[in-house]
This record gives sequence, C1' cells and structure tokens, in this order.
RNA sequence: AAUUCGCUUCGGGGGUGGGUGAAAUUCCCUGCCGGCGGUGAAAGUCCGCGAGUCCGGAAUGGACAGAUACGGUGCAAUUCCGUGACCGACGGUAACAGUCCGGAUGUGAGAAGCGAGCA
Repeated sequence: AAUUCGCUUCGGGGGUGGGUGAAAUUCCCUGCCGGCGGUGAAAGUCCGCGAGUCCGGAAUGGACAGAUACGGUGCAAUUCCGUGACCGACGGUAACAGUCCGGAUGUGAGAAGCGAGCA
C1' cells in the first nucleotide's frame, strides 16, 4: 500500500411557445430532461445496481420493474461522430403527468475524504 472497521461530507434533471376546453404545465402540436458502477474509448436504450410498487408479522426474505436502429471513424465504440427513432414508479389533481404538487429536510446505488487497527 491493499484488505478490514469506524466517522464525515457529497450524492436526480426537466413543461418553452401555441391549440382545444367549463376545467389540462396532465390531452394535441412544438419543446425540455437523463442517478450509480461496469465495459478495450465517453452509454437514459448493452451488463448490472439504486430509487419505486406488490407479497409478507418481519428480515439482511420473495416477486415485479422502460426504451436503439442505420451509416461513419477506429485494432477496439449498441458508449464517439452523423441521421432517424424510442423510454420514463407510486399517490394527488376541475381532465389522462418523465417534467406540476406530495411522501421527501426521506431513501439510496455509489463517490470523495479523515481516522483506527493488523502486518
């Protein structure tokens, strides 16, 4: 040093303009957003995780859980470049919500730092 343990801090973005209507930031047109780790090179759409929902008296238990194609460069990219697509928990609401309000000053994958102990 690695590993282990403890502590601290950090740790999710987005409704613009217009239309219809009694009523919609929820519908329609047009916009806008993209958590964490991994990967031969950078990912909302690959692999996995988290948040969320359900079951359960409860667990460190179980279940469910979205979406990408083509072309180019390159040794190597579903990650870069170009073009065109697509996806988005639960509860609430004068009308159906990824974007408003709420649970949430929450939880959290994890990231950084400090300390301890062992050799």
Notes
Model confidence (mean pLDDT): 83 of 100. A computed fold for a 119-nucleotide RNA, annotated as FMN riboswitch aptamer (RFN element). It was read from a public genome assembly, where an Rfam model found it.